Context: one part of a larger RNA
Molecule: large-subunit ribosomal RNA, domain IV
Organism: Asparagus officinalis
RNA sequence: CCAUGUCAAAGGAACUCGGUAAAAUAACCCUGUAACUUCGGGAUAAGGGGUGCUCUCUUAUCUUUUGAUUAGGAAAGCGACACAUACCAGGGGGUAGCCACUAUUUAUUAAAAACACAGGACUCUGCUAAGUAGUAACACGAUGUAUAGAGUCUGACACCUGCUCGGUGCUGGAAGGUCAGAAAGAUAAGUGUAAUAAACUUUGAAUGGAAACCCAGGUAAAUGGCGGCAAUAACUCUAAGUGUCCUAAGUUAGCAAAAUUCCUUGUCGCAUAAGUAGCGACAUGCGUGAAUGGUGUAACGACUGCCCUGCUGUCUCUAACAUGGACUCA
Numbered sequence: 001c002c003a004u005g006u007c008a009a010a011g012g013a014a015c016u017c018g019g020u021a022a023a024a025u026a027a028c029c030c031u032g033u034a035a036c037u038u039c040g041g042g043a044u045a046a047g048g049g050g051u052g053c054u055c056u057c058u059u060a061u062c063u064u065u066u067g068a069u070u071a072g073g074a075a076a077g078c079g080a081c082a083c084a085u086a087c088c089a090g091g092g093g094g095u096a097g098c099c100a101c102u103a104u105u106u107a108u109u110a111a112a113a114a115c116a117c118a119g120g121a122c123u124c125u126g127c128u129a130a131g132u133a134g135u136a137a138c139a140c141g142a143u144g145u146a147u148a149g150a151g152u153c154u155g156a157c158a159c160c161u162g163c164u165c166g167g168u169g170c171u172g173g174a175a176g177g178u179c180a181g182a183a184a185g186a187u188a189a190g191u192g193u194a195a196u197a198a199a200c201u202u203u204g205a206a207u208g209g210a211a212a213c214c215c216a217g218g219u220a221a222a223u224g225g226c227g228g229c230a231a232u233a234a235c236u237c238u239a240a241g242u243g244u245c246c247u248a249a250g251u252u253a254g255c256a257a258a259a260u261u262c263c264u265u266g267u268c269g270c271a272u273a274a275g276u277a278g279c280g281a282c283a284u285g286c287g288u289g290a291a292u293g294g295u296g297u298a299a300c301g302a303c304u305g306c307c308c309u310g311c312u313g314u315c316u317c318u319a320a321c322a323u324g325g326a327c328u329c330a
Base pairs, nucleotide, nucleotide: 001325002324003323004322005321006320008318010316011315014314019311027051028050029049030048031047036041038156052078053077054076056074057073058072059071060069061068062067079083091309092308093307094306095305096304097303098301104114119154120153121152122151123150124149125148131140132139157296158295159294160293162226163225164224167223168222169219170218171217173215176214177213178212183207188202189201190200191199227245228244229243230242254288255285266282267281268280269279270278
């Protein structure tokens, strides 16, 4: 010096990305217990007190008496710094984000806010079902039958879920347009013959016409999208309202410097002596916004911020000790 432990004056997070690590708390009995809440919880909330031994009474149950009990209760006294005396054995509280929850996951750097979930919605499927595997037979679906099965999205619960069908999809459409190397076989050329002809070879027009596309509809809990520019009110500022251009429609309710805010350490407030963090507001949203779900939310969380209290060698600032290494010699 390293590893594992023990102890430490005064201070007590000043350490650090961050209280990581360590310390502290811890059992049982009595007491007492807030906001909030889905009335179940929150809750072992928080916060207090007791616990040894001796002796004397006493209650309950069982027992014929005596007595028994790992069941209680009361008073008095005694010892120690210390009585759940060792081991074992929750620190607590406040506030915000995210996910409702229990569950699942990267065997071997990620346990989470990711996945799943109950619940919600849409689409397909009438049974030889749709869908899936297979060239097929056949099989699963299912010895099921739309309260069933399959696919996609969302994700408890509460309040809700706005506008847009122009684009891309999907879907229905007895009209019309375009369309086939299908069908059709006119015409033309050649061969054929002494010459016509028949026949044969090639050519391929009119006609015809399915799906598809065009066309005109529907559909957004389908894929998606949800504006500019001017001037304008008795100081100024702002613009309820106005004009104008464009669009399929111009972001509604909400929420908002946010897990989204570039400028940015935005501005104001709280808290600190001091706060790029945190919380509450504001709205100027570079680039929020409604099942790509929006906003809340009790409970839950080895999740992620911030604050307070207790506690401590994390630190001021190190010191000592124990064991095993390292080290020196053999």